[in-house]
RNA sequence: UUUCGGGGGUGAGUAAAGUGGCGCACGGGUGAGUAACACGUAGGUAACGUACCCUUGGGAUCGGGAUAACAUCUCGAAAGGGAUGCUAAUACCGGGUAAGACCACGGACCCUCUGGGGUUCGGGGUAAAAGGUGGCCUCUCGAUGAAGCUGCCGCCUGAGGAUCGGCUUGCGGACCAUUAGCUAGUUGGUGAGGUAACGGCUCACCAAGGCGACGAUGGUUAGCUGGUCUGAGAGGAUGAUCAGCCACACUGGAACUGGAACACGGUCCAGACUCCCACGGGAGGCAGCAGUGGGGAAUAUUGCGCAAUGGGGGAAACCCUGACGCAGCAACGCCGUGUGGGUGAAGAAGGCCUUCGGGUUGUAAAGCCCUGACAGGAGGAAAGAAUCGAUUGUCGGCGAAUAACCGGCGGUCCUGACGGUACCUCCAAAGGGAGCACCGGCUAACUCCGUGCCAGCAGCCGCGGUAAUACGGAGGGUGCUAGCGUUGUUCGGAAUUAUUGGGCGUAAAGCGCGUGCAGGCGGCUUGGUAAGUUGGGUGUGAAAUCCCUUGGCUUAACUGAGGAAUUGCAUUCAAAACUGCCUAGCUUGAGUACGGUAGAGGGAAGUGGAACUCCUAGUGUAGAGGUGAAAUUCGUAGAUAUUAGGAGGAACACCUGUGGCGAAGGCGGCUUCCUGGACCAGUACUGACGCUGAGACGCGAAAGCGUGGGGAGCAAACAGGAUUAGAUACCCUGGUAGUCCACGCGGUAAACGAUGGGUACUAGGUGUGGGGGGUGUUGACCCCCUCCGUGCCGACGCUAACGCAUUAAGUACCCCGCCUGGGAAGUACGGUCGCAAGAUUAAAACUCAAAGGAAUUGACGGGGGCCCGCACAAGCGGUGGAGUAUGUGGUUCAAUUCGACGCAACGCGAAGAACCUUACCCGGUCUUGACAUCCCCUGCUACACGUGGAAACACGUGGUUCUCCUCGGAGACAGGGGGACAGGUGCUGCAUGGCUGUCGUCAGCUCGUGUCGUGAGAUGUUGGGUUAAGUCCCGCAACGAGCGCAACCCCUUUCCUUAGUUGCCAGCACUUCGGGUGGGCACUCUAAGGAUACUGCCGGAAGUAACGCCGGAGGAAGGUGGGGAUGACGUCAAGUCCUCAUGGCCUUUAUGAUCGGGGCUACACACGUACUACAAUGGACGGUACAAAGGGUCGCUAAGCCGCGAGGUGGAGCCAAUCCCAAAAAGCCGUUCUCAGUUCAGAUUAGAGUCUGCAACUCGACUCUAUGAAGGCGGAAUCGCUAGUAAUCGCAGAUCAGCAUGCUGCGGUGAAUACGUUCCCGGGCCUUGUACACACCGCCCGUCACACCAUGGAAGCUGACUGGACCAGAAGUCGCAGGCCAACCUUUCGGGGAAGCAGGUGCCUAAGCUCUGAUCAGUGACUGGGGUGAAGUCGAACAAGGUA
Repeated sequence: UUUCGGGGGUGAGUAAAGUGGCGCACGGGUGAGUAACACGUAGGUAACGUACCCUUGGGAUCGGGAUAACAUCUCGAAAGGGAUGCUAAUACCGGGUAAGACCACGGACCCUCUGGGGUUCGGGGUAAAAGGUGGCCUCUCGAUGAAGCUGCCGCCUGAGGAUCGGCUUGCGGACCAUUAGCUAGUUGGUGAGGUAACGGCUCACCAAGGCGACGAUGGUUAGCUGGUCUGAGAGGAUGAUCAGCCACACUGGAACUGGAACACGGUCCAGACUCCCACGGGAGGCAGCAGUGGGGAAUAUUGCGCAAUGGGGGAAACCCUGACGCAGCAACGCCGUGUGGGUGAAGAAGGCCUUCGGGUUGUAAAGCCCUGACAGGAGGAAAGAAUCGAUUGUCGGCGAAUAACCGGCGGUCCUGACGGUACCUCCAAAGGGAGCACCGGCUAACUCCGUGCCAGCAGCCGCGGUAAUACGGAGGGUGCUAGCGUUGUUCGGAAUUAUUGGGCGUAAAGCGCGUGCAGGCGGCUUGGUAAGUUGGGUGUGAAAUCCCUUGGCUUAACUGAGGAAUUGCAUUCAAAACUGCCUAGCUUGAGUACGGUAGAGGGAAGUGGAACUCCUAGUGUAGAGGUGAAAUUCGUAGAUAUUAGGAGGAACACCUGUGGCGAAGGCGGCUUCCUGGACCAGUACUGACGCUGAGACGCGAAAGCGUGGGGAGCAAACAGGAUUAGAUACCCUGGUAGUCCACGCGGUAAACGAUGGGUACUAGGUGUGGGGGGUGUUGACCCCCUCCGUGCCGACGCUAACGCAUUAAGUACCCCGCCUGGGAAGUACGGUCGCAAGAUUAAAACUCAAAGGAAUUGACGGGGGCCCGCACAAGCGGUGGAGUAUGUGGUUCAAUUCGACGCAACGCGAAGAACCUUACCCGGUCUUGACAUCCCCUGCUACACGUGGAAACACGUGGUUCUCCUCGGAGACAGGGGGACAGGUGCUGCAUGGCUGUCGUCAGCUCGUGUCGUGAGAUGUUGGGUUAAGUCCCGCAACGAGCGCAACCCCUUUCCUUAGUUGCCAGCACUUCGGGUGGGCACUCUAAGGAUACUGCCGGAAGUAACGCCGGAGGAAGGUGGGGAUGACGUCAAGUCCUCAUGGCCUUUAUGAUCGGGGCUACACACGUACUACAAUGGACGGUACAAAGGGUCGCUAAGCCGCGAGGUGGAGCCAAUCCCAAAAAGCCGUUCUCAGUUCAGAUUAGAGUCUGCAACUCGACUCUAUGAAGGCGGAAUCGCUAGUAAUCGCAGAUCAGCAUGCUGCGGUGAAUACGUUCCCGGGCCUUGUACACACCGCCCGUCACACCAUGGAAGCUGACUGGACCAGAAGUCGCAGGCCAACCUUUCGGGGAAGCAGGUGCCUAAGCUCUGAUCAGUGACUGGGGUGAAGUCGAACAAGGUA
C1' cells in the first nucleotide's frame, strides 16, 4: 500500500545456494609391510621436473557457443536423481600475433670423462592471454556515462634464482649352508612405444647370456638414521619422547584431477565387517584430538583458546587451524624444599632384654626459649603484546596533481586462553604433614618369644626335625627417603667368543695320514709406479643430544648464546721407508745331474726247515687228557707214548736291539724281478721355482659285507662238563662263521707322543743306527771332529701342577683344523655316502649346580715289604649236651620300676628286693607340704596310756623340758597361720660338667724356628741298624722342644742297721712239759731306714764306627728280675640327667609327700655267665700234718654241758702280733667199695626242725629223716692260659638282722708246650692304587618294576604360507570399431571432418574356482629312547674291586 490473495521499501546483496580461483600432496597419526638404493654417507643427472615466492624481458587482440544456481514438472522410503526452460564470468572454445621456447634440417666456433654439452646463423613447422578494484577529471569524446590517465591485485610468454622433488652410482649396517645352485623379459643388442626423465619400463625381432662360496636363490626376523642405555675403551643392546627419511591409511586392485597423489578425513571396483531400509536399494572407514568397548600386569580430559608461534585462503579486515599454546588426571621420571631449631639427666614413665647388678629405646620425650618454608586466612599484583588495524605526524616513490595508492620512521588507541596464575606484603600457628625394605654369609645391621623338616623362607650357598641372629611376632639396629621394595628387560662385572684381550699333552679342544686347486703368507739387490700407507689443504659430516664456557627463571631440573667434538666419506697436493704392482739381476731357500751308503719301505713270482693236525704202516698196553679239585672228552674196535712214510694249511723260533724303514695305517725265513723314498761327500746347473692349504682327490689296523677259492692251528656264536644261591661268565672238552688267497665294498680305532705342518733362535752330558773327515799306528783298531736319524738325564725358560726341555709343552713368525659348564648327545630330524651294518654333517626341548684336571693329607684294598701280640701254631683245662644258680631277651601281668645291647650289654648299676630299700601297681590319706630359709602367734614339748582304724592318722587323758641372758627377751624344739617357695629316681647323656669304658700300656701324637712348595702341605717323624718302646746310634735341610715310652712310687726276692712286746727260743735255769716261767734278742718275724743289678767285667760274630746282640763269670737275683699303680693327641654325638652337679622344658590338692598290701621272685621258650657232676688220679669211713691274709664290743665268742644235726645253754677271754672266729682243705696213713646210673651224681618232693627278724604265705638260709631226676665227658662252633702261670684245694672279707654257686682278696699243691710266622684276628712303620673323605658298614653304573615331565617316529586329520597349470574376470588405462553429438573447420547447406559423450569389444589384471606340488606349525591310537624321583630286584665299575 491492497481488490485482503498480496505487493513495495528496509534488513541485505547479509544468511544460504551456486559458478570460478587457490588450498585440500602441508600440518597431525601409525610402524602393518619392507633385507630394499628402504635408510645412512659421499657423489652423479652432459637423462629430469618445480604451483605459490624473488629478479628481469616481452605481451595482453578479435570473436563465439554453452552451463550451474534459479524456475516449472517429475522418480525414489532414503541416499540421490531426471526432464524442460533462462543466465554470467578471471569457467569453456575459435581466429590473429610469435620475441623466445620446442621439433626436424643445413653451416660455423668453443668445451668435454665415452655417450655428449654450450654459443651463433638460415629458412620451415607448432602453441598464448582475462580481467578485477580504487582515485582523478588536467587533456580527448562528451555530459546517465564512456574513453583517457593513474595505484594495487590478477593474466599470457621467455630467461635467471631460490626452494622442494624424481632418477641413478660407490660404500656401510640382521640371522640360517640342516637354503648350493638361481634366472626366459631372464642378460645384452636393434627398432618402436611410453615417461618430466635414463632404462626390458613395455613390445617385436636377434644373440645366449646374467648372478653365485667375497654366499646367489630360498627361509626367518626387522621400518632406517641422528641418537639412547651401558662400558675405561673397543664393543654390546636398543630405535619411546625430539629431529631427518621411508612406508601405510578397513583389506586388495585401479586410475582421475593436479605443479606434485595413484591421495588418512577424494573417486571407482572387489572382499570382510558395521549401520539404515518401505527389501527395490543405500551409508561407513579415529594408525587426527578427546571419548567408548574389548584385550591386558598396565597407559590420562568427550577441558579452554586461537592471546602467542606456525600454516591455508584473502588486497585487506577477517575466516579456518584438537598443528599449537595452556589447563586437568597419574610420585611415571628428573629437580628443588619441607614435616621444625636450640636447650633439656630425675638418664622420667612405658616397652624390650637381663648374669637381677643393670642395659637399651635416649636428648629421644616432657619442660623451657625460639623460627616461620608448604598448607590456611587477608590484601596487592605482573611479564608473556609485538604486529595487523584505526588515527595522526613526517619523509620518500608514482603521477599532470598539494588527490588516491605504496613504502619507511614516530605518537596515541585496540588485542591475554593460561589467570586474579606467578610474584610481593601482612595475620595466626610447632600447630595439619614419614614411609618402605632389610638385619646367616655375599652385605651395613642382634636379641627375646612363638613354631618344631610343621607353618614357612630362599638371588646363590642354604635355613626349619624343642634352646632358629635364616620361618612368624616384638624390641632394638642398618640402609634409602616422598619415596621404598618386588617383578621384567639391557649392558657391566664376564679376558665367560678374547680386534684391543683366551685357549687345544693330562681340564672342552690337533682332522687317522698324505697329495694338492683356490686363498693366506713369503729370500737378497736395482730402477720405476703410487693401489695400500703417512702428512697437509678443501668440501661435507642437518638441527637437537653429549662435553666446555657463559647467560635467563630465588636455586636446580629446564632453557638461550658461543665453542669444541662428530674418530666418517669425498676430493686435492705431497712423501716414497715398508707392503703391493712392473722391470732388471743374485744365490743362501727350493730343485736337478754325477759318485757312494743303510734299510722287516712297496708289489709279483719261486723256494726252505721246524712245529702242528690228519692219513697209512710198525712197536706197545691201559690208560690218556685236563684241573684249584674234577668231569665232559679220547682209548681194549688198541688211545696216549714211540718209529717210518705221506698229505695239508698257516706262521716264520734263534738273529731281535726304547735297532731299521715308511706320510700314517703298518712292515720280519730265503732267492729273483719291478719299484718309491731317505742320507752322506763334492762339483756343475736352474734362479724364489717356496711354506701352508678351505673344498677336492688318494691311502687308511682290526672287525664287518659281496662273489669265488682255501681251511692245519686258533676261535665269536653254539653244545657239553664243572664252579655257584644262580653262572646265559671267568676254568675245562669240543666247535661254526672268521682268521688265509683273489677281486670289490666299507672308512672307523686309546688311528696316541692323547702333542697339526713349516722356518729361525736358545747350556750341556751320555747311549745307539747310517755316512764322511782328521791324527797316530798305518793291519785290525783307538781317540777327536762333523751331517742325518733314534733314546735317556738335565740348565734357562715355560706349566694349575704333573711334567716338557735343540726330537720343546721354551722364544718368535706364517698357514690350516678345533674348543666355549655337565647331561640330554655324537643322539633326533634333514642332507650326502653305503648292498647292509652303518658312516659323515649335526641340533633343541628339558634337567643339574656342578661335571672335570693335577696335586695333598688321611682312610681303605680279597696291593707289596718289614715287625709285634696266647693272634695262629704246640700244649693244658674249659664252654656249647645235663641239673641247679644267676643275668638278659621274649611272653605274661594291675605292676612284673628304670638303665646297660658286637668286641666295649647280659653273677652289669645291685658290696646282698620278705617289710624297708622301691623309683612300679592297687587302695587309704596330706596340700607351705616328708625336707631348706624367711615372717607372725602359741609354749599346750618330747613321751606314756586309752579308743577307732590295715596302718598312716584322728580324738581323749596324763605329762609341763633344755641353753644363754643386759631379766626385756633370744635360741633349740614342737604346734598353728600366711606367702615367697619347697619337692620331682618326671623328659632331654643328641644342650652339658664330672666320672667311666674302648682302641691300648698300642708307640705313637705334636710344636717353635729354619728350609722347600703358588697352595693344601712337606721336611723334622723318612733312610741304614737296633729295641719291649719315636729305645738308642749313625746318616740327613734341618736344629731344638713338649705330651707319651723308660725311670722316679708300692708289694715281692737277698743282705745290713735300728728296735724287741702281745712275736721268737740258740745256749742256761725252773716247769704242771704248754716259750708256761726266769732270762735273752742270736735266729724267725714284725716295721722303719739303707744296700744291691749298671750290659759294670770277660769272650764272640758281622761291621767304618756306634748303639746293641749272643755266650760266660760272679751273684739271692742278669739283661725293663716278678707283680701293681700309672692310660699321650684323639676315636666311638660310646655309657651315665636313676651317684652327684647343671641349662632348658614339664608338673604344683600332684609327675610332690605318707601308709597298708602287692610287684621287681611270674614262665610254652631262647641266649650269656657260673656252680655241681657224670666217677676208681674216685666215693665213703677212721686217723694224722702244714698256711697266708683278714675280721671282731649293738661284736668275735672259748672251755664245759644238751641235741644225730642246724643249734641251744653257758659265759672265760678279747677294743686284739696277747682272746675269739679257726676246723684250713687238697695232702699223708689205713679200711672199704670194683665199673654199675653204682656206696657215682645229687636235682626234685614229703615230713620234722633250727636260726634271724614286727613278720619267712607269695618270697630266706640252714639241719635231720625219707625220696634219689637228668647226667656215662657233650654237634656245629667257641673261651682262658707261657711259670709259681694253667689246673686243682681250701681260707678270709665287704655288703649284711638274716640270706653268696657272685664279687674282692689270701695262701697250699703245682704242670705241659712254643718248630715257627704260611694262614685267621688285632695293631705299628714304609710304600703303592683309589671314582672313598659320614672315609669299604664307602662309593656307584645299567636293565627291570612304579609315578611325573619334555621330546622323536607314526596310519592320518587340521591350519598357515607359497610355487606351477587351467578356468574365470569387476573397476580402470590403452587399443579397436558401430551409434549419438551446441561451439571449431568445411560445405553443393543435405552433409562431412575434428573434438567429445554413453554403450560395446580386445590386451593386461584384483578377488574367486579347480587340480597338483613344496615348506612350516598344531594334533594323533600306538611306539622309541631321554630326564627326574623315596624305597625295591639283579649283577657291574672304583683297591690286582676279587676274571686288570
Predicted 3D model of a 1444-nucleotide RNA (small-subunit ribosomal RNA) from a metagenome. Its Rfam family is "Bacterial small subunit ribosomal RNA". Rfam links the family to the GO terms structural constituent of ribosome and ribosome. The sequence is in RNAcentral, with records from SILVA. Its mean pLDDT, the model's own confidence on a scale to 100, is 82.